[in-house]
Context: one part of a larger RNA
RNA sequence: GCCGGCGACUUAUAGGGAGUGGCUUGGUUAAGGCAAAAAGCCGGAGCCAAAGCGAAAGCAAGUCUGAAUAGGGCGCUUGUCACUUUUUAUGGACCCGAACCUGAGUGAUCUAACCAUGGCCAGGAUGAAUCUUGGGUAACACCAAAUGGAAGACCGAACCGACCGAUGUUGAAAAAUCGGCGGAUGAGCUGUGGUUAGGGGUGAAAUUCCAGUCGAACUCAGAGCUAGCUGGAUCUCCUCGAAAUGUGUUGAGGCGCAGCGGUUGAUGAUGGGCUAGUUAGGGGUAAAGCACUGUUUCGGUGCGGGCUGCGAAAGCGGUACUAAAUCGUCGCAAACUAAGAAUACUAACUAUGCUUUCCAUCAACCAGUAAGACAGUGGGGGAUAAGCUUCAUUGUCAAAAGGGAAACAGCCCAGACCACCAGCUAAGGCCCCUAAAUGGCCGCUAAGUGGCAAAGGAGGUGAAAAUGCAAAGACAACCAGAAGGUUUGCUUAGAAGCAGCCACCCUUAAAAGAGUGCGUAAUAGCUCACUGGUAGAGCGUUUUUGCGCCGAAAAUGAACGGGACUAAGCGGCCUGCCGAAGCUGUGGGAUUGAAAACAUUUUGAAUCGGUAGAGGAGCGUUCUGCUGUAGGGUGAAGUUCAAACGUGAGUUUGGAUGGACGACGCAGAAGUGAGAAUGUCGGC
Numbered sequence: 001g002c003c004g005g006c007g008a009c010u011u012a013u014a015g016g017g018a019g020u021g022g023c024u025u026g027g028u029u030a031a032g033g034c035a036a037a038a039a040g041c042c043g044g045a046g047c048c049a050a051a052g053c054g055a056a057a058g059c060a061a062g063u064c065u066g067a068a069u070a071g072g073g074c075g076c077u078u079g080u081c082a083c084u085u086u087u088u089a090u091g092g093a094c095c096c097g098a099a100c101c102u103g104a105g106u107g108a109u110c111u112a113a114c115c116a117u118g119g120c121c122a123g124g125a126u127g128a129a130u131c132u133u134g135g136g137u138a139a140c141a142c143c144a145a146a147u148g149g150a151a152g153a154c155c156g157a158a159c160c161g162a163c164c165g166a167u168g169u170u171g172a173a174a175a176a177u178c179g180g181c182g183g184a185u186g187a188g189c190u191g192u193g194g195u196u197a198g199g200g201g202u203g204a205a206a207u208u209c210c211a212g213u214c215g216a217a218c219u220c221a222g223a224g225c226u227a228g229c230u231g232g233a234u235c236u237c238c239u240c241g242a243a244a245u246g247u248g249u250u251g252a253g254g255c256g257c258a259g260c261g262g263u264u265g266a267u268g269a270u271g272g273g274c275u276a277g278u279u280a281g282g283g284g285u286a287a288a289g290c291a292c293u294g295u296u297u298c299g300g301u302g303c304g305g306g307c308u309g310c311g312a313a314a315g316c317g318g319u320a321c322u323a324a325a326u327c328g329u330c331g332c333a334a335a336c337u338a339a340g341a342a343u344a345c346u347a348a349c350u351a352u353g354c355u356u357u358c359c360a361u362c363a364a365c366c367a368g369u370a371a372g373a374c375a376g377u378g379g380g381g382g383a384u385a386a387g388c389u390u391c392a393u394u395g396u397c398a399a400a401a402g403g404g405a406a407a408c409a410g411c412c413c414a415g416a417c418c419a420c421c422a423g424c425u426a427a428g429g430c431c432c433c434u435a436a437a438u439g440g441c442c443g444c445u446a447a448g449u450g451g452c453a454a455a456g457g458a459g460g461u462g463a464a465a466a467u468g469c470a471a472a473g474a475c476a477a478c479c480a481g482a483a484g485g486u487u488u489g490c491u492u493a494g495a496a497g498c499a500g501c502c503a504c505c506c507u508u509a510a511a512a513g514a515g516u517g518c519g520u521a522a523u524a525g526c527u528c529a530c531u532g533g534u535a536g537a538g539c540g541u542u543u544u545u546g547c548g549c550c551g552a553a554a555a556u557g558a559a560c561g562g563g564a565c566u567a568a569g570c571g572g573c574c575u576g577c578c579g580a581a582g583c584u585g586u587g588g589g590a591u592u593g594a595a596a597a598c599a600u601u602u603u604g605a606a607u608c609g610g611u612a613g614a615g616g617a618g619c620g621u622u623c624u625g626c627u628g629u630a631g632g633g634u635g636a637a638g639u640u641c642a643a644a645c646g647u648g649a650g651u652u653u654g655g656a657u658g659g660a661c662g663a664c665g666c667a668g669a670a671g672u673g674a675g676a677a678u679g680u681c682g683g684c
Stems, first nucleotide, its partner, number of pairs: 001684006011091013026048003032042003052059002062074004094232002097229001101222006112196009121186001123155002126151001132145004159183003163180005198214001200210002207216001235618006245258005259369002261366008272355003275351007288337002293333003298328004304322002306319005372397010402413003417588004422584003428578003431563003437575001439574006450565001456550002460547010477534005483507003489501002513528001517526002589608004594603003619673001621670006631661001638657008
C1' cells in the first nucleotide's frame, strides 16, 4: 500500500414542542402491598386542571393602582395520563486525540557523589633533597665528585579518555569502525559490597545525571481529566433552502440576541410582485457657484506701519516699500453653499393592465450562518500601486451544471425532473483544424497594423474646414541680373554688406537689403532676398479628424489557440445560416394548489439546480412474538453467474455450488448500513 473484519448521536431522569391513543361521570397514581411464568389487582399520599388580581391583609369575574363611579395594568378560564419522535438541561453524553495537575508506590545492576574493602599501572629516559668523601671557613656558609632516587615532572604500551578526518546514516552498531590524537604515580584507573529518591537526590556546574526517559524519573490510580482546537462519523428517494451582516462580549477562528432558512397554524384580494405612466412629497449628493466659512490671482482706492524732507515742537509734505478694509477680476474646497439635478426613496392614482400564494404579519417549534471571493459603479486608506485593504450598491461564484471567452470558481449568454439519431434561438461565430456565407454593397489600412504600451517625433495616407497666390502665368527647376553714392558713420592694427555700436538714406532702374548665409588678416570670391526670361497648371499656409509609422532591450522559444490571411484586418449597412441541458415538439415521472366529479378517478395549471440546514416517504441487517409455523436431502442458509422488475436503497426468478436449516406477512426491540479518522486487528 491493497484486501477482509471491527469502528462514532447512546442511555437514565427532569422540562418544552409535535404526532397517536385512553379517559373526560376531570385526568392520574408514587412509595409500598397482594399475586407471581406473565399480564394484573390494591394503594388517592401527591401532581396537573377547574379563577383571577394584589407586596400583603384581602377582595373576587373581577382585582390592583387611585380621592375617583376616571383612566390604565393583569384577568374574565379547560384538560389530563401514557406511548412515539424531536429538542433542552444534568450526567464521559457522537467517536478518537493532549501537554499537564494530584495521590500512592517502584527504582542508584545505567549514571552522579560519597563510605568500606580489594586490585592494576610494560619499558625507557631525566636525576631534587639527603648522606659520604675531598676542597673551603675562626666556625658556619659555600664549591666539586660520588651516592641517592624525588616529581598532580618527561617519552610511551596496557588502562582511561574522545581533539580531527573518513566510513557508516532503512548502520555490523538507537553513538560504532578505521587512521591519526590526550592522560598514563595521580584531583589516576578499576572489582565487590553499601548510602543518598522525585515539591527529592547528586553535581570540579553542562539544567548535568538519576536504567535508550529529565526545566522535574517511572508505575498504577483520580481518569472516559479537560480540549471555545484538529481529524472522522456508515442505506435510498422526494420538497424547500440559507449565511459569511448588525450588536454585545477578557470578544475577535468562540458565544448570546437580531437578520437570512425550514416546518405547522391563523389572518390579510383592500395583500405581494412586475411593467408603463401620472400626481404629490422631502432632500442637499453630482455638476455648478463664490453671497457665507476658509483659501487664492491681478488691478483700482488705500486705514495703519516703515523709510524720508522741513520744523524747537505741534504739525505740514514726499514715497518705484508694506498693507487692513473695500470695489472690480481669475480660481479652489470631504468636514463651504444664495442656488441645485439624474437616480434612489415615500405615498396615491391610472392602464379596471399582467401575475396568482409567489408576499406580508402574528404564534409555536427546529436550525445553520456570523473566515467570504471576484466583477461593475460610488468613496476612504495606499502611490487615483497590488489577484492590496476597508465601506456602500448591484451581479455571479460560494451552493450552478450547460454554451462562449484556445485552456480559465467570481466575465458574457443561460438556470440541468427523465428520455429522443426532432425543431427555433442567446452570447459568440460562419477559409481549414471546427458546426455554419472563401456572402453582398460602400469606404479605410500596407504597418502582418490587425495579433501588448506612454510622453514625444515625422512632407505615411484618407476625409473635412478656413485662408493666400495663380493664363495680367503662380509653386518648383533652369538661364540672366542682383548696380552706383560707398570701404555710409563710429570703433579698430584692420572692420570694405557679413567682430561689435548707431543710423538704415539717396540715385539708376524690370529689380537689387547701408545686406540672408558661407568665406577673407582685411579685401576678393560664392550665395540669398528682389527682378526679367524659358516652360504652362495648379501651388502654399493653418486647423480638425480616420487608419497607420517610429519611440519598443531580459533572461528555455512563445504577445492571432494553430495553419494560414492583404482579408480570413478595421469602420458602416444588409440578408442568410450555425450555435446551449435556454424555448418548442413527442413520450414519461414527481410535488403543490384549483376545478369537475364523486368516494377514487379525471381534467387543466404552475413547479421540480443545490452546500450548511429543516421537513416528508421508504429499503435493508440482527434478534423477539404469531412460530415446535409455511417450506426443506425430490436439497435450507450461505457462495457464485445470469435474467427480469423497481426512481432508488433493493427485490424476485433460473443455473451452478453447498449440505441443514429456515422464510413471507403483521407487529416489537436495536451492539442496525463504512471509503476515508497519520483509525484498529488480521492477511498478502